[in-house]
Molecule: transfer RNA
Organism: Candidatus Omnitrophota bacterium
RNA sequence: GGCGGGAUAGCUCAGUCUGGUAGAGCAAACGGCUCAUACCCGUUGCGCCGCUGGUUCAAAUCCAGUUCCCGCCA
Numbered sequence: 001g002g003c004g005g006g007a008u009a010g011c012u013c014a015g016u017c018u019g020g021u022a023g024a025g026c027a028a029a030c031g032g033c034u035c036a037u038a039c040c041c042g043u044u045g046c047g048c049c050g051c052u053g054g055u056u057c058a059a060a061u062c063c064a065g066u067u068c069c070c071g072c073c074a
Base pairs, nucleotide, nucleotide: 001073002072003071004070005069006068007067010026011025012024013023020057028044029043030042031041032040050066051065052064053063054062
């Protein structure tokens, strides 16, 4: 230098192909249960989806550029 994959909640990831309310598990806070702690049950919050721009009534999702990480080739 060329090609491919990845970046989404505190953590691990799904969702992208086929645009239409942003989700799961774990963790956290609160409540229930208990003499108490843990287990278990319930509730809640956690995100401007790496960044910038474009297309669209509407973008995590499509297009272009760009940053970082991983791999392959040279």